[in-house]
Order: sequence, then C1' cells, then structure tokens
RNA sequence: GGACGGGUAGCCAAGUGGUAAGGCAUCGGCCUGCAAAGCCGAUCAUCAUGGGUUCGAUUCCCAUCCCGUCCUCCA
Repeated sequence: GGACGGGUAGCCAAGUGGUAAGGCAUCGGCCUGCAAAGCCGAUCAUCAUGGGUUCGAUUCCCAUCCCGUCCUCCA
C1' cells in the first nucleotide's frame, strides 16, 4: 500500500429501513448471625464521526478515524 471483517450502555453481545433483545456489572429489596450464592425489582444507549438517499437510517450509499486478520513491497 491492497483485500476482508468489525466499532451498539462501565464490560460482553443480538438486531434489523418503522423510536435497540439478553448476560455481567451497579443500585434497592428479600434471604443470611455477617457475607457470598440465590430470588425479586430498578437505572443506564448522540448505535465511531461527517455527509447523502428516503416520509422515515443503528440498518442502505460515500468519505474519514480507530481495531483485528490476511496478502504484497522495502529493510
């Protein structure tokens, strides 16, 4: 330099053109001698950034940034 995949909550992670599941964590409660475990409930998302298409974009298109894998060149 090129190809491909990815960027969604504090962490992991599903999703798809019609206002985003779940798990862990956190907080509160039950339980317990106190904790842990377990059970119940609650809070948390500019969906990397900018632009375009559309009645409507997290989803489609373009550019940029970042991460990973592979390939090529130089050393």
A computed fold for a 75-nucleotide RNA from an Acidobacteriota bacterium, annotated as transfer RNA. The source organism's lineage runs through Bacteria, Pseudomonadati and Acidobacteriota. Its Rfam family is "tRNA". It is annotated as a transfer RNA. From the family's description: Transfer RNA (tRNA) molecules are approximately 80 nucleotides in length. Its mean pLDDT, the model's own confidence on a scale to 100, is 81. The sequence was found in a public genome assembly.